[in-house]
Context: one part of a larger RNA
RNA sequence: GAGUAACGACAAAGGGGGUGAGAAGCCCCCUCGCCGGAAGACCAAGGGUUUCUGCACAACGCUAAUCGGUGCAGAGUGAGUCGGCCCCUAAGGUGAGAGCGAAAGCUGUAAUCGAUGGGAAACGGAUUAAUAUUUCCGUACCUCUCGUGACUGCGAUGGAAUGACGGAGAAGGCUAGGCCAGCAGGGCGAUGGUUGUCCCUGUUUAAGGUGGUAGGCUGGGAGAACAGGCAAAUCCGUUCUCCCAAGGCCGAGAGCUGAUGACGAGUCCUCUUUUGGACGAAGUGGUUGAUGCCAGGCUUCCAGGAAAAAUUUCUAAGCUUCAGGUCACAAGAGACCGUACCCCAAACCGACACAGGUGGUCAGGUAGAGAAUACCAAGGCGCUU
Numbered sequence: 001g002a003g004u005a006a007c008g009a010c011a012a013a014g015g016g017g018g019u020g021a022g023a024a025g026c027c028c029c030c031u032c033g034c035c036g037g038a039a040g041a042c043c044a045a046g047g048g049u050u051u052c053u054g055c056a057c058a059a060c061g062c063u064a065a066u067c068g069g070u071g072c073a074g075a076g077u078g079a080g081u082c083g084g085c086c087c088c089u090a091a092g093g094u095g096a097g098a099g100c101g102a103a104a105g106c107u108g109u110a111a112u113c114g115a116u117g118g119g120a121a122a123c124g125g126a127u128u129a130a131u132a133u134u135u136c137c138g139u140a141c142c143u144c145u146c147g148u149g150a151c152u153g154c155g156a157u158g159g160a161a162u163g164a165c166g167g168a169g170a171a172g173g174c175u176a177g178g179c180c181a182g183c184a185g186g187g188c189g190a191u192g193g194u195u196g197u198c199c200c201u202g203u204u205u206a207a208g209g210u211g212g213u214a215g216g217c218u219g220g221g222a223g224a225a226c227a228g229g230c231a232a233a234u235c236c237g238u239u240c241u242c243c244c245a246a247g248g249c250c251g252a253g254a255g256c257u258g259a260u261g262a263c264g265a266g267u268c269c270u271c272u273u274u275u276g277g278a279c280g281a282a283g284u285g286g287u288u289g290a291u292g293c294c295a296g297g298c299u300u301c302c303a304g305g306a307a308a309a310a311u312u313u314c315u316a317a318g319c320u321u322c323a324g325g326u327c328a329c330a331a332g333a334g335a336c337c338g339u340a341c342c343c344c345a346a347a348c349c350g351a352c353a354c355a356g357g358u359g360g361u362c363a364g365g366u367a368g369a370g371a372a373u374a375c376c377a378a379g380g381c382g383c384u385u
Stems, first nucleotide, its partner, number of pairs: 013031006032382004040362004046342002050340001051075006060068002080141002082338003086119003092113003098107003122139005142334004147329006153319002158314004166301004172294003177288005182203006188196001204262002208257003215250004219244008228236002263283001266279004302305001348357002364376004
């Protein structure tokens, strides 16, 4: 220079009360304003205690601070079913032997790793200052082991089926959700009106079980034959004959049950402004309606759209009074790791409490073709001078 520029989006504040040495900024209340396909809610990645409570204000916070993602201390993350681990494989990696190379090493078979994919099973309510599909209450489900009983050809690292998949398009059946009516409880107006065709609030309930609907797919059964499936096969495939027209598979949703339960506007008691406890009404119908479900469906097209395990079945070796398999019932087991909190952000990546960047899920009302836009709900904020 200069007490100058700046104090990081122009979403916005005002008042009362409290605490305190001190209050524009902290806490409580009232009014106002902003977002509302987000500036709300929940995850993945990443971070790593930032979560909650008590105490504190030197430094950090672009100001003050009694406040804080700050300092100090204490507390907090509870799982058979969520995710991982586990079983399985993709790209890709490693790679016994092996090949190549002067060496370092490179390539690569068997094998073994490797999810961003496939594979068993849980919902509703309540509860904490802080966790909850994890705790508690209620109601379920799955896998494995062992035992008992009944029946019985079992058996794989092999064969077969399945798993099993592209783009586009259209129609149908539903549901979530919304809206309206009815019903229940409450209200009757500080200013003209408001007992009325008035106003406000509520009208919620899962998985599972039962059953097999709308619909989609497929003809079904028996017998015989066979240079195929590296051996075998009763399985798959191919072919032939006979009989029979409904048999099988998949499958949302609704109904009933779950539920004489839970939740529930509100009322009452206690009361220090808190808190705790008790009771508990109605809980129906119509309409609209998804981008969600049926659906891994259907139609169509060419560019022809993962693999393996699990599952089912077939036999080989073998076993065949055993072992093993199927069904029912009873008993037992289900370990370990993650779980707090932020997550379009002041907690991640940007040297910062940085107008930048960051994948997925949810998707209310009025107007609207609409996830545009405008105004609002739930919820969250007024962006630290």